This is a predicted structure of a 75-nucleotide RNA (transfer RNA) from Candidatus Nealsonbacteria bacterium CG01_land_8_20_14_3_00_12. RNAcentral records the identical sequence in 4 taxa. Its Rfam family is "tRNA". Its family is annotated with triplet codon-amino acid adaptor activity in the Gene Ontology.

[in-house]
RNA sequence: GGACCCGUAGUGUAGCCCGGAUAACACGUCUGCUUGUCGAGCAGAAAAUCGUGGGUUCAAAUCCCAUCGGGUCCG
Numbered sequence: 001g002g003a004c005c006c007g008u009a010g011u012g013u014a015g016c017c018c019g020g021a022u023a024a025c026a027c028g029u030c031u032g033c034u035u036g037u038c039g040a041g042c043a044g045a046a047a048a049u050c051g052u053g054g055g056u057u058c059a060a061a062u063c064c065c066a067u068c069g070g071g072u073c074c075g
Stems, first nucleotide, its partner, number of pairs: 001074007010027004020058001029045005051067005
């Protein structure tokens, strides 16, 4: 220098290929119920504008361009 993969709630992932309207699941956190207490169980809540910027579009996590970080391979 070139090619490809990854980046999404606190943590781990799905959704991306093929755009569609409230971004889902598990664990964790918080509140309540239950329990003599903790834990477990039950009910509910908060939390991500999807690495960043721009573009296309009625509409972008998803398509396009650039760029940042991590990784693999080639030279």